c-di-GMP-I-GGC riboswitch aptamer from a Desulfobacterales bacterium, 86 nucleotides, folded computationally. The source organism's lineage runs through Bacteria, Pseudomonadati, Thermodesulfobacteriota, Desulfobacteria and Desulfobacterales. Model confidence (mean pLDDT): 84 of 100.
């Protein structure tokens, strides 16, 4: 600097469950292991979810916003273990 085929020291945990926080998506915390070489951190950009309050309606349905949330949707940015190969 560039790959991840094999080993190794080892690292994260999906559904699901239990408690909790939130309006909601979902976030913490314990079991748990779908998978993961950046499944470390990070809402810039793009998707996707959410949307109490607030505008719209007759409406508690439907809709739209700020906002929030997803980093295990993807790119980008930041750091980084282990080994190979230059």
């Nucleotide at each position: 600097u560039u790959c991840g085929a094999a080993a190794a020291a080892g690292g994260c945990a999906g559904a699901c469950c239990u408690c909790u926080c939130g309006a909601a998506a979902g976030g913490g915390u314990g079991g748990g292991a779908c998978g993961c070489a950046a499944a470390a951190c990070u809402a810039c950009u793009g998707g996707c979810c959410u949307a109490a309050c607030u505008c719209c309606u007759a409406a508690c349905a439907g809709g739209a916003u700020a906002g929030g949330g997803u980093a295990g949707c993807a790119g980008g940015g930041u750091u980084g273990c282990c080994g190979g190969g230059c």